[in-house]
RNA sequence: CUCUUAUCAAGAGAGGCGGAGGGACUAGCCCGAUGAAGCCCGGCAACCCCGGUUACUGUCCGGAAGGUGCCAAAUCUUGCAGGGCCGCGUAGCGGUCACUGAGAGAUAAGAG
Numbered sequence: 001c002u003c004u005u006a007u008c009a010a011g012a013g014a015g016g017c018g019g020a021g022g023g024a025c026u027a028g029c030c031c032g033a034u035g036a037a038g039c040c041c042g043g044c045a046a047c048c049c050c051g052g053u054u055a056c057u058g059u060c061c062g063g064a065a066g067g068u069g070c071c072a073a074a075u076c077u078u079g080c081a082g083g084g085c086c087g088c089g090u091a092g093c094g095g096u097c098a099c100u101g102a103g104a105g106a107u108a109a110g111a112g
Stems, first nucleotide, its partner, number of pairs: 001112008013041001015040003021031003025079001027077002042071003047067002049063004054058001075104001080101003083097006
């Protein structure tokens, strides 16, 4: 980097260092010196994992020592296709909706 599977409406500090940026990308809209990124500590969760259970490659219950991950906003919204509602007025345009699906992305586990 590619592929497969699963998940993405919950949760997580008024700490230290640090100093201007950050929220993947687009367009937005936000966060930031009442201090961004990053590092440390702390915390959350429970994918891998550990124990038990069982109808034993699975289910359910519990746990968190170890491997990740995560700790503003729905994966902040959006980007493609379709749908609902409203308007214009005509077979399309505009507005709107956490309506659906896809795509993209993120994370885990496995494979190449």